[in-house]
Context: one part of a larger RNA
RNA sequence: CCCUCGUUAAGGAACUCGGCAAUCUAGCCUCGUAAGUUCGCAAGAAGAGGUGCCCUAAUGUGUGUAGCCCAUACGGGUGAAGCAUGAUAGGGUUUCAAUGAAGUGGCUCUGGUGACUGUUUAGCAAAAACCAAGCACUCUGCUAACUCGAAAGAGGACGUAUAGGGUGUGACACCUGCCCGGUGCUGGAAGGUUAAGGAGAGAGGUUAGCCCGUCGUAAGGCGAGUCGAAGCUUCGAACCGAAGCCCCAGUAAACGGCGGCCGUAACUAUAACGGUCCUAAGGUAGCGAAAUUCCUUGUGGGGUAAGUUCCCACGCGCACGAAUGGUGUAACAACUGGAGCGCUGUCUCAACGAGGGACUCG
Repeated sequence: CCCUCGUUAAGGAACUCGGCAAUCUAGCCUCGUAAGUUCGCAAGAAGAGGUGCCCUAAUGUGUGUAGCCCAUACGGGUGAAGCAUGAUAGGGUUUCAAUGAAGUGGCUCUGGUGACUGUUUAGCAAAAACCAAGCACUCUGCUAACUCGAAAGAGGACGUAUAGGGUGUGACACCUGCCCGGUGCUGGAAGGUUAAGGAGAGAGGUUAGCCCGUCGUAAGGCGAGUCGAAGCUUCGAACCGAAGCCCCAGUAAACGGCGGCCGUAACUAUAACGGUCCUAAGGUAGCGAAAUUCCUUGUGGGGUAAGUUCCCACGCGCACGAAUGGUGUAACAACUGGAGCGCUGUCUCAACGAGGGACUCG
């Protein structure tokens, strides 16, 4: 010096990002206990007192002898005493200290978030994340939808719309505004577009023949062609031709979206009011410098001697806002912010002690 412990004058969070850590508190009994509240809670709220041992007194309970009573066959009932045990009152007594050791809640006030119990990153994150009950939309009529599987088949389910699948939201209370132009979904079928396929106008290839040239007396041979039937074959226009798309509607607890400029009141300021442009519609209720506010330590108030944090308000919301839910909310939380009481070596500021290391020797 390091680790693990113990004690500490005076002060008592001045430490620090932050009371991190360590104290304090603690069992049982009695009294007592606020706001709030979903009436269950909050609550062990908070706070106060008691606690060992001995004696005495009365007493409860259990067991139960003697006695008494009933019955008389076993026996039953009551019950001094004794024993065991519980709680109480009075008195006494010892220690610094009586839940004498060990084990064994610190408390309160006020915000945020998530209702709650639960779940999670085995091995840096336990949370405000996930789940959740509840709510809503949507699909599915049973050989269900959906999922796995080339398929058979299986799950769903030996279930049947009070069922099952998917999605979002997330107890509860009060609520959930406007927009269907875009995207999606659902429905519609008149028209436009449109595949395979059908259809086949027409065109090309091939060539029996024909024409021409040439050889031959001829039969015939050879060569060539802006000719060319049928057949075969290769292309191929019009026309017919579904869904889809275009189109027409509906739908936002579907994906999503929810304006600008200018003027105006008899102080000033502001603008209930007016004008104008644009839009599918221009943000309603509620909340708001917020887990969201850049400017910003906004401004006012509170708390402090002093407060970039905190609480209450204001609203000019850079860039809240209604199931991508809005605003509240008792209870709950190893969650997160602020404050206070108690308490302390966290600190002023360090000291001493114990054990184990380090170090030296071996």

Overview:
A computed fold for a 362-nucleotide part of an RNA from Candidatus Omnitrophica bacterium CG_4_10_14_0_8_um_filter_44_12, annotated as large-subunit ribosomal RNA, domain IV. Model confidence (mean pLDDT): 85 of 100. Lineage of the source: Bacteria > Pseudomonadati > Candidatus Omnitrophota.